RNAcentral holds the sequence, with entries from ENA, Greengenes and SILVA. Predicted 3D model of a 1387-nucleotide RNA (small-subunit ribosomal RNA) from an uncultured bacterium.
């Protein structure tokens, strides 16, 4: 940076997909390893368990337990003893007091408003950003100053009684304080009034002085501090208010009563309708209110060259929420997540009377969901609460755990190694290919492993590490444990085989898939990526596909039907002031992180860390003054406009007048018919039509003039006359002095049809009747015939309302015509020229996809409006306004295609044109089509009736000849490496051939005869056995193929180089003007050349010549001989070229006529067939892919079938007769073949087919050979002396064989048929039409096929008309091409 795709092809217009880039992702396969980061996006669903907000005894009163001291009673061992008693060991215990003080209910006090979660709400001063408050607060914290004096009464706490199931309490006694209260003190505090100074920006403010009034305070200790009161100042944080930005929808246009302003209050930390009381009637809104719908916002993320889009997770900042809804309580700060209260839904509990709960804190749980982690350590660090402090908390935080989610790094091994090893796939069977790739052999140890060592993070002395024995270093051992996924038709890098057979299936788009799939599926290769890879969702990107950068509107989607004019936008010429836009300069901010550049630190990187750029922005403030703006600034006249002359015009509206003609009505005249049509018919007429003549009525139109004339903004406007009225031009330059333009809404006019009221109604004429014509005909035609047409008033308001082309200024070569004006020239009816204004043509640049526009622009440069963004669905449905209705206007959606369109190019096509051709018509002749037969096809039958050809271009075609064979078909019987080829191994030595048995036959079964060469090993050759390879195959497929060959067509046509023309397709040439059979010539020409066709060139036929002659021929009297004039025969030649001459014609080509000539205008005739069409036709001539088939779908063989027969159709033959049949009648004329497994003569038998015979002849000598129509005579229109079918006996020929199934011969029988219906079908001169002959194939078999002679016409010289063809043009929605495409209904 592009690509695919609309099309036969091309340009352009457009949608639609595709490659990139990201994701808090999911799913599929697949997974070594570490390191940073990330993880409920759905259910603001419900929540079981722990946890997450305490903390202070240095404020306070109480205060267990233990030890220590002291006081005291009690025990009572030992001693003594006077026996009363002392003395008092040792054990424990109870009171009292002291001191110490865990752990803590409770009053105090600080913190529970942070911290940490979630995005429901909110379109909002929420939030971003700039300033503001002269309208406000701030605990804790700093620093200033100044001060703590005396009192006093409760209360929890604990006790005692008691309610309650419980949560929770009630009553009474009693105590304490840094809890609470009184009272004294007191300013530089407050409040009140008064003075004085000094500021401002309106309410005001600020400094100072007098005077009144009025307000504190708590104290603890280890004596070091720490708290307490008042006040000013900082800092922090918060509170209001402003500018300004901040999503969709007008199928939401009107909303708002505390609304909106004031006065005076209340209330607030503070300003306000915050909130009340009065009085006013205001405030938002198309610059989009109100209303709906959607959503946290931002810094930033992702993309993009950007400019934009998108998007708002993690991380920072704001906000706003705590189950749902409302409240205030406390407090410096909350209307408050783990606080109170009310109410509502849910749980939970309960004694039924009540009570309790809020995980959108961490981790779990359920539930949704495609989807999203541990009921973990730890306060060690960094941070918060409490504390004088030790410390206490702290799911904040620092950590690990899970998950390829996601970035980044690193590894699956690194060097040799070729016989190219096995193996797989592939193969033209040679090989290639996976591949140095494996094996092998040297090496290394990253990560993984052992063992051992081992941090920083701790906060400058020391103690204190969750993480962790962790990074990390050294050490052991071993290539040992670590590679998938997707893709290969094209876009896109990357192909084979095999499956499969519009099936399975694939596919982002075009698309693949119907038997040879590079597009499915599966191997085996290759391509990209890689611990990942593909898919599937979003979103930018490409897409200039919303276009600000950066489109567009004649004809592709789009100009409003026309105007007027409102708001808005845009605007002439000089000057002067401002300084909103604008431009420069300087200033504050635009947090921090991100992004960018330069360092740096983790072994690199991702990540972290500095520093700097930058954040394009908004305030502000200093200059400039070109442009734009602005001043009710000054001025000008060109832009607009008035005035004044003067012509032109179917411009409008009103009322009158006129003449043609149509139809009607009276009356004359006058008779059978009008009328209509392609042809009719309905209709009117003898009660007198239609034609005539006269007079009358009525009602719409306005003949020539008339004209790409002319007016009018459209729509539109036409007989004349009048009265009103509007605009345009043109001439002048007297006047205002930019007053212009454009125009969203508004509003006006707006054709024809329609609707309403009420009038008219001659003519035409929807509806509707009838005739007609059709299959039908709710039509076209023709006959009638209402509404409407027309008038007045009202309403619709739309059309291909079109130039499919908005208005408006500006500036840029022409020519040619007209309408209406002016000017200057010429003596001039008038011409020329010249200039305004309007109307047409042609046509340069220039655009434009082209087609075409082209001073009346679709060029060039602007202003304002109005539309358009794939096709359909739809100008459809809903809403809304309009409308008296029909209907108008406005105007989605869902769902569905991959298009749809434009212009132009080449074909094919047209019941389109013009032109030419051709037995195509016409004009003839003769046929088919009825009949019988032959044939061939179909259907039908059948064991089988083998198969193939199917409009013309299948049917006497294959097949030039099915009794067997042929033969593929069917039956019965048999073979199985085979009837046919090639290769191996055994045996035998033959094979052939004869002979007998069996059998339908073939197979099978006896028997006889019998090699070569040799070095004597063996070889060659043959036959049998045997095993495989293989052979076979008329077995599918002509739509997989070669080759052939058919048809348009012997038509005159198909193309190429190289110029030229076009953005291409293409186009020129090849058209055009003549002419030919022809793209044959000839001219002309942006084209000159050249190919394949056509014509020659070859064969034949006709004439002559030369030359040659045997078998031919004969002028030698015959024969032999001889000779070659003549006939003939075959070889060279020669002639015909519109060449000569007249006319015509363009001085051509060439036509017409004519002379000469055997032949005249390609002499007659063949062979010869362009590019190319029909998937034409043949796999069964033959070859050939690929499928199938192998004891058979091969192969022998016996019999049958191809010959079947209620029908149909094609081709031929005989016919129906006198232009004929029939004749022991009677004599003539070809031409061209064939021939040895043959043609066969002569004689001879037989009616005859035929036979016996065999001369001659491989043939210009022999044969086949006899031509036949012709003439001659007969017969006289009958189903016959016409036709021959069928059928009977009777014979021949061929052949192993004639039943099924040949042919011919006598004899005899004697059908149909009397000339052909709709329809068709060949021929233009030696032709039709008739008559024979001859050949191939063949044993036999010919009405067929191919030749060859005889006789031998009639009719055209034209273009209307049917088929076909060939140029040329034209129109098209076709291109499989008209047998095409396409619309509706049904199914």
């Nucleotide at each position: 940076a592009g690509a695919g795709u609309u099309u036969g092809a091309u340009c352009c217009u457009g949608g639609c997909u595709c490659a990139g880039g990201a994701u808090g992702a999911a799913c599929g396969c697949u997974g070594g390893c570490g390191g940073c980061g990330u993880g409920c996006c759905u259910a603001a669903c419900a929540c079981a368990u722990g946890c997450a907000a305490g903390u202070c005894g240095a404020g306070c009163g109480a205060g267990a337990a233990u030890a220590u001291c002291u006081u005291a009673a009690c025990u009572g061992a030992u001693u003594c003893u006077u026996c009363g008693g002392a003395u008092g060991a040792u054990u424990g215990u109870a009171a009292g007091g002291a001191a110490g003080g865990a752990a803590u209910a409770g009053c105090g006090g600080c913190g529970g408003a942070c911290g940490g979660g979630u995005g429901a709400g909110u379109a909002a001063c929420g939030c971003g950003u700039a300033g503001g408050c002269a309208a406000c607060c701030u605990g804790c914290c700093u620093c200033u100053c100044a001060c703590a004096g005396a009192g006093g009464g409760a209360u929890a706490g604990c006790c005692a009684c008691u309610g309650g199931a419980a949560a929770c309490g009630g009553u009474g006694a009693u105590u304490a304080a840094a809890a609470c209260c009184u009272c004294a003190u007191a300013a530089c505090g407050c409040c009140a009034c008064u003075c004085u100074g000094a500021g401002a920006c309106a309410u005001c403010u600020c400094a100072g002085a007098a005077u009144g009034g009025c307000c504190a305070a708590a104290g603890a200790u280890u004596u070091a501090u720490c708290g307490g009161u008042g006040a000013g100042a900082g800092a922090u944080g918060g509170g209001c208010a402003u500018g300004c930005g901040u999503c969709u929808g007008a199928u939401u246009a009107g909303c708002u009563g505390g609304u909106u302003g004031g006065c005076g209050g209340g209330g607030u930390a503070a300003c306000g309708g915050c909130c009340c009381u009065c009085c006013a009637a205001g405030g938002c809104g198309a610059c989009g209110a109100u209303c709906a719908g959607u959503a946290g916002c931002c810094g930033a993320c992702c993309u993009g060259a950007g400019a934009g889009g998108g998007u708002g997770a993690u991380c920072g900042g704001c906000c706003a929420c705590a189950u749902u809804g409302g409240a205030a309580c406390u407090g410096a700060g909350a209307c408050a997540c783990g606080g109170u209260c009310c109410a509502a839904a849910c749980u939970c509990u309960u004694a039924c009377g009540g009570g309790a709960g809020g995980c959108a804190g961490c981790a779990g749980u359920g539930g949704g969901g495609a989807a999203u982690a541990u009921u973990g350590c730890a306060c060690a660090a960094u941070g918060g609460g409490c504390g004088a402090a030790a410390g206490c908390c702290u799911g904040a935080u620092g950590c690990a755990g899970c998950a390829a989610c996601g970035c980044c790094g690193c590894g699956u091994g690194a060097a040799g190694g070729a016989u190219g090893a096995a193996g797989g796939c592939c193969u033209u069977c040679g090989g290639g290919u996976c591949g140095u790739a494996a094996a092998c052999u040297u090496c290394u140890g990253u990560c993984c492993u052992u063992g051992g060592g081992g941090a920083a993070g701790a906060a400058g002395a020391a103690c204190u590490g969750a993480c962790g024995g962790u990074a990390c270093c050294c050490u052991u051992g071993g290539a040992g444990g670590a590679a998938g996924c997707c893709c290969c038709g094209g876009c896109u890098a990357a192909c084979u085989a095999c499956g499969u057979g519009c099936c399975a299936g694939c596919a982002g788009c075009c698309g693949c898939g119907g038997u040879a799939a590079u597009a499915c599926g599966u191997a085996g290769g290759u391509u990209g990526c890689a611990a990942g890879c593909g898919u599937u969702g979003u979103c930018c990107g490409g897409a200039u596909u919303u276009a600000c950068u950066g489109g567009g509107u004649g004809u592709a989607a789009a100009g409003g039907g026309c105007g007027u004019g409102u708001a808005g936008g845009c605007g002439g010429a000089g000057a002067u002031g401002c300084a909103a836009g604008u431009u420069g300069g300087g200033a504050g901010u635009g947090a921090a992180a991100u992004c960018c550049c330069g360092g740096g630190g983790c072994u690199c990187a991702a990540c972290c860390c500095c520093g700097g750029a930058a954040c394009u922005g908004c305030u502000u403030u200093c200059a400039a003054a070109a442009c734009u703006g602005u001043a009710u600034c000054c001025u000008c006249u060109u832009g607009a406009g008035u005035g004044u002359c003067g012509g032109a015009g179917a411009g409008g509206c009103a009322a009158g007048c006129g003449g043609a003609a149509u139809u009607c009505c009276u009356a004359g005249u006058g008779u059978a018919g009008c009328g209509g049509u392609g042809a009719a018919a309905u209709g009117c007429g003898u009660a007198g039509a239609u034609a005539u003549u006269a007079g009358g009525a009525g009602g719409a139109a306005c003949a020539c003039c008339a004209g790409u004339g002319g007016c009018g903004a459209a729509g539109g406007c036409g007989g004349c006359u009048u009265a009103c009225u509007g605009g345009a031009c043109g001439a002048u330059a007297a006047c205002u002095g930019a007053c212009g333009u454009u125009g969203a809404g508004g509003c006006u006019c707006g054709a024809a049809a329609g609707c309403g009221u009420g009038g008219g109604g001659a003519g035409c004429a929807a509806a509707c009747a009838g005739a007609a014509g059709u299959a039908g005909a709710u039509a076209c035609c023709c006959u009638g015939g209402u509404a409407g047409u027309c008038c007045a008033c009202g309403c619709c308001g739309u059309a291909a309302a079109c130039g499919a082309u908005c208005c408006u200024a500006a500036a840029a070569g022409g020519g040619u015509g007209u309408c209406g004006g002016g000017c200057a020239g010429c003596a001039a009816a008038g011409c020329u020229g010249u200039u305004c204004g309007g109307u047409g043509c042609c046509g340069c640049a220039g655009c434009a996809a082209a087609c075409g526009c082209a001073a009346u622009a679709a060029g060039u440069a602007g202003u304002c409006c109005a539309c358009c963004u794939g096709g359909g669905g739809a100008g459809u449905a809903c809403g809304u306004u309009c409308g008296c209705a029909a209907g108008a206007a406005u105007g989605a959606a869902a769902c569905u295609c991959a298009a749809a369109g434009g212009a132009a190019u080449u074909g094919a096509c047209g019941g389109g044109g013009a032109c030419c051709c051709g037995c195509a018509c016409a004009a003839g002749c003769g046929g088919u089509g009825g009949a019988g037969c032959a044939u061939g096809u179909g259907g039908u039958u059948u064991a089988a009736u083998u198969c193939g050809a199917a409009g013309c271009a299948a049917c006497g075609c294959g097949a030039a000849g099915a009794a067997c064979c042929u033969u593929u078909c069917c039956u019965a019987g048999u073979c199985u490496u085979g009837a046919c080829a090639u290769c191996c191994c055994g045996a035998u030595g033959a094979c052939c051939g004869g002979u007998c048995c069996u059998u339908a036959a073939u197979c099978g079964g006896a028997u006889c005869u019998u090699u070569u060469c040799u070095u004597u090993g063996g070889a060659a050759c043959a036959u049998c056995g045997g095993a495989g390879a293989c052979a076979g195959g008329u077995g599918g497929u002509g739509c997989a193929u070669g080759g052939u060959u058919g048809u348009c067509g012997u038509c005159a046509g198909c193309u190429c180089g190289u110029g030229u023309c076009g953005u291409g397709a293409g186009a020129u040439g090849u058209u055009g003007g003549g002419u030919u059979a022809a793209g044959u010539c000839c001219c002309g020409c942006a084209a000159c050349g050249a190919g394949c066709g056509c014509a020659a060139c070859c064969c034949u036929u006709a004439c002559u010549a030369u030359u040659a002659g045997u078998u031919g021929c004969u002028a030698c009297g015959c024969a032999a001989g001889a000779g070659c004039a003549c006939u003939c025969u075959a070889a060279u030649a020669g002639g015909a070229c519109u060449g000569c001459c007249g006319u015509u014609g363009a001085c051509a080509a060439a036509a017409c006529g004519g002379a000469g000539g055997a032949a005249g205008g390609u002499g007659g005739g063949g062979a010869u067939g362009a590019c190319g069409u029909c998937a034409a036709a043949u796999c069964a001539u033959c070859a050939u892919g690929c499928c199938c088939u192998u004891u058979a779908u091969g192969a022998c063989c016996u019999g049958g079938g191809c010959u079947a027969c209620a029908c149909a159709c094609g081709u031929a033959c005989u016919c129906c007769a006198a232009u004929g049949g029939c004749g022991u009648u009677u004599a003539a004329c070809a031409a061209a073949g064939a021939g040895c497994a043959g043609c066969a003569a002569a004689a001879c038998c037989g009616c005859g087919a035929g036979g016996u015979g065999g001369a001659g002849c491989a043939a210009a000598u022999c044969u086949c050979c006899a031509a036949a129509a012709a003439a001659c005579g007969u017969c006289u229109c009958a189903g016959u002396u016409c036709a021959g079918a069928u059928u009977g006996c009777a014979g021949g020929c061929u052949g192993c064989a004639a039943c099924u199934c040949g042919c011919c011969u006598g004899c005899a029988u004697g059908a149909a048929g009397u000339c052909g219906g709709a329809a068709u079908u060949g021929c233009u001169a030696g032709u039709a039409a008739u008559c024979g002959u001859a050949g191939g194939u063949c044993a036999g078999c010919a009405u067929a096929c191919u030749a060859c002679g005889g006789u031998g016409a009639a009719u055209a010289a034209g273009a209307u008309c049917c088929c076909g063809g060939g140029c040329c043009u034209u129109g098209c929605a076709c291109a499989c091409a008209c047998c095409g495409c396409c619309c509706g209904u049904c199914a």
Its mean pLDDT, the model's own confidence on a scale to 100, is 82. Rfam family: Bacterial small subunit ribosomal RNA.